Context: one part of a larger RNA
RNA sequence: CGUAGGAGAUUUGAGGGGUUCAUUCCCUAGUACGAGAGGACCGGGAAUGACGGACCUCUGGUGUUCCGGUUAUGGCGUCAGCUGUAGCGCCGGGUAGCUAAGUCCGGAAGAGAUAAGCGCUGAAAGCAUCUAAGCGCCAAGCUCCUCCCAAGAUGAGAUCUCCCGUUGGACUUCGGUCCAACAUAAGGGUCCAGGUAGACGACCUGGUAGAUAGGCUGGAUGUGUAAGUGCGGUAACGUAUUGAGCUAACCAGUACUAAUGACCCGAAAGG
Repeated sequence: CGUAGGAGAUUUGAGGGGUUCAUUCCCUAGUACGAGAGGACCGGGAAUGACGGACCUCUGGUGUUCCGGUUAUGGCGUCAGCUGUAGCGCCGGGUAGCUAAGUCCGGAAGAGAUAAGCGCUGAAAGCAUCUAAGCGCCAAGCUCCUCCCAAGAUGAGAUCUCCCGUUGGACUUCGGUCCAACAUAAGGGUCCAGGUAGACGACCUGGUAGAUAGGCUGGAUGUGUAAGUGCGGUAACGUAUUGAGCUAACCAGUACUAAUGACCCGAAAGG
């Protein structure tokens, strides 16, 4: 820009794309078969591998925003307690998120038409013949089925709901018609707080009639018994207060802070 008024939702599916795998074991059955050795078709069940998709409950990884230990050195006058630097100084753990080696799921079943092939009936050609007329069966392949995208499918689809003036000029059969301009409607946007989204646009949530983010409160989680003080010990240290103190991105609650105020676009009943 189009989809013959303008919007908000929900959709149909023309068409396109993805997938299409393999193995082992058990039962049938040590049956059929076979002198034996061996050992099935058909059918049923249970697993596994690779591949693919999603996810983070579990197992782990990471986690320089969390906790702890510790070395050297500097600072806060000293002790104590903290803190800077050493490529997070080194080391032990670890929330959210991300993630695989972790978890769940998938390629199942089925239908139609067929290939090679196997047939029925059957002449030409009194026989024979799957074929000439006619009718069946049959593949990981084909078309469906299944999953994803999808109306710019210009053939532009469907359903539901919402919205619809004023002024000026010209004409008038006085009903109105045409032209121009401007405000608005439903609604959308700018803007702002953000994230389930994200390179930017976009998308999604929220904007005081509010839990959108921060803060605060409570909880969860992690770390592992803070500081101070008392007691014991000459001391290093131990011990009690104490599963203490601290605790990121997590979960709730709570308007304390910030989402203010406002502006812009947007039709005229639709050839």
Molecule: large-subunit ribosomal RNA, domain VI
Organism: Verrucomicrobiota bacterium